About this RNA: Transfer RNA from a Ktedonobacterales bacterium, 72 nucleotides, folded computationally. Its mean pLDDT, the model's own confidence on a scale to 100, is 81.
RNA sequence: GGGACCGUAGCUCAGUGGCAGAGCAGGCGCCUUUUAAGCGCUGGGUCGAGGGUUCGAAUCCCUCCGGUCCCA
Numbered sequence: 001g002g003g004a005c006c007g008u009a010g011c012u013c014a015g016u017g018g019c020a021g022a023g024c025a026g027g028c029g030c031c032u033u034u035u036a037a038g039c040g041c042u043g044g045g046u047c048g049a050g051g052g053u054u055c056g057a058a059u060c061c062c063u064c065c066g067g068u069c070c071c072a
Base pairs, nucleotide, nucleotide: 001071002070003069004068005067006066007065010024011023012022013021018055026042027041028040029039030038048064049063050062051061052060
């Protein structure tokens, strides 16, 4: 320098045009001799950034940023 893939909650990830979600973690409560475990409730998101297409974009297109891998 060229190519492929990835970027969504604190972490790991799902969602591939139509209400942004799950598990774990966190908070509150219950239970328990205690820690842990268990049960119930609950907060938390500029969907990497900007632009475009569309009635409607996390999702499709363009540019850029960051990461991983491959080629040279």
Its Rfam family is "tRNA". The family's RNA type in Rfam is transfer RNA.